[in-house]
Formats: sequence, C1' cells, structure tokens
RNA sequence: CACCGAUAAUAGCAACCCUUAGUGAAAGCAUGGGGCGCAAAGUUCUCAACCUAAGUUUGUUAAGGGACUUAGAUAAAUAUGGUUGGAGAAAUGCCGAA
Repeated sequence: CACCGAUAAUAGCAACCCUUAGUGAAAGCAUGGGGCGCAAAGUUCUCAACCUAAGUUUGUUAAGGGACUUAGAUAAAUAUGGUUGGAGAAAUGCCGAA
C1' cells in the first nucleotide's frame, strides 16, 4: 500500500416510537429525545420496487331547448413529486488485529 473486517479503539449514521415551530396538494421533508441495527445504513449516477396524485386525460353526475357546452362533485389512470437500511457502477473515506 492492497485485500480484509477484530467481543479492538476513536468517531459516524439512525430502524422504529415519541416530540416540535415549520414546509408541502399529498406522500413526505424538517426539529429534539431514545437507540433496532449498519464497515460505507456517506456522495453521485442508472435501474427496480413501493407511496402520493397537485396538474393532466377519460368517464359518471348536475344545469341549459338539441348537438354540444359549462363552473362544481365524484371515479379511474398517470410522476414532472417522494421513500428505500433494494441492486449495480464510479470516485472518496476512519482504524489497523488475523
């Protein structure tokens, strides 16, 4: 130095629960505490899965004299919104036993 990951040491992150002014249409994000766990459970990119549906599309309903039109209500679909402690790749990174 590389590989590797010790009932080692110093740090780090934080499942889930509770909390908190906030932020967002929502999902979520953010705040403080506890600490399930994690050797990259740090970053970026790609993919995948899941969550939400503001906006958009289509339908139904309601009104109008017909075709159709119109603000609303409602249903379905849909990420340009999110989460991942899922996978892969890239670069970076604490320590130094076997």
Molecule: c-di-GMP-I riboswitch aptamer
Organism: Blastocatellia bacterium